[in-house]
The RNA shown here (Bacterial large signal recognition particle RNA) has 264 nucleotides and comes from a Thermomicrobiaceae bacterium.

RNA sequence: UCGUGCUAGGCGGGGAACUAGCGGUGCCCUGCACCCGCAAUCCGCUACAGCGGGGCUGAAUUCCCUCUCGAGGUCCGACCUUGUGGGACUGCCUGAGCCAAGUGGCGUGGAGGGUUGGGUCCCACGCGGCAAGGACCCGCGAACCCGGUCAGGUCCGGAAGGAAGCAGCCGUAAGUGGUCAUCCUUGGGUGACGUGGGGUUGCCUGGCCGGAGCUAACUAGCUCGGCGCAAGCCGGAGGGCCGCGAUCGAAAGAGGGUGCACGG
Numbered sequence: 001u002c003g004u005g006c007u008a009g010g011c012g013g014g015g016a017a018c019u020a021g022c023g024g025u026g027c028c029c030u031g032c033a034c035c036c037g038c039a040a041u042c043c044g045c046u047a048c049a050g051c052g053g054g055g056c057u058g059a060a061u062u063c064c065c066u067c068u069c070g071a072g073g074u075c076c077g078a079c080c081u082u083g084u085g086g087g088a089c090u091g092c093c094u095g096a097g098c099c100a101a102g103u104g105g106c107g108u109g110g111a112g113g114g115u116u117g118g119g120u121c122c123c124a125c126g127c128g129g130c131a132a133g134g135a136c137c138c139g140c141g142a143a144c145c146c147g148g149u150c151a152g153g154u155c156c157g158g159a160a161g162g163a164a165g166c167a168g169c170c171g172u173a174a175g176u177g178g179u180c181a182u183c184c185u186u187g188g189g190u191g192a193c194g195u196g197g198g199g200u201u202g203c204c205u206g207g208c209c210g211g212a213g214c215u216a217a218c219u220a221g222c223u224c225g226g227c228g229c230a231a232g233c234c235g236g237a238g239g240g241c242c243g244c245g246a247u248c249g250a251a252a253g254a255g256g257g258u259g260c261a262c263g264g
Stems, first nucleotide, its partner, number of pairs: 001264006009057003012030004020046005034054005063257006072248004076243002079240004084235003089232002091229002093226006101219003104215003113209008121198006127191002130187006137178004146171004154163003
């Protein structure tokens, strides 16, 4: 170096998910690659990490390692978009307060302020008015227990005479009705009244001083609030697109490595 026969190995790999982890079934990618049985309310194993049975190939185009490139997946981030929830922040709406830059209004026919009076407020008294009660005035008003007069009748008396007294009549008390002119007492949801005293933070107003501001309706600004709105914003979800982002990585390409026996 060639031939023959073997052996290790190979006859697909990867991603996500599941799992303590690994592999498989199932999903997806790659792209064509032995067969049978098992398995998502899973199946088989344990770092040599599918198990069981059969077949083919076999030390290289096929096995192993490294590098390059890289389909695709996953994660992260930015942007766009569609629902959903929130009400911290910005904005809007709204309530209150502050400010006085602008607009408006008042003001040299005198602002704000100061001072001095008055009113509004409280108390007392007086006057008036009103109401109630009483007095005064006019009536009515007692079977007996009010008065006067007391017919008849009764009683006492020999008589003269005397006594009590019903009805009637007259009068009156309590009471009751009227009048409301006058007087007295009391009261108040009483007064376009008076006098005196007190008070005067505020408001209105007269006089005087003084001489230019005052106001806060609207706009702007500031502060605080609101079971307010939800465009921005925040949380979470779906979709799209992007990233000299991170990670895994099929296929492809390049380089390197690989056993035993016999014979020529």
It is recorded under the gene name ffs.
Model confidence (mean pLDDT): 78 of 100.
Its Rfam family is "Bacterial large signal recognition particle RNA". From the family's description: The signal recognition particle (SRP) is a universally conserved ribonucleoprotein involved in the co-translational targeting of proteins to membranes.
Lineage of the source: Bacteria > Thermomicrobiota > Thermomicrobia > Thermomicrobiales > Thermomicrobiaceae.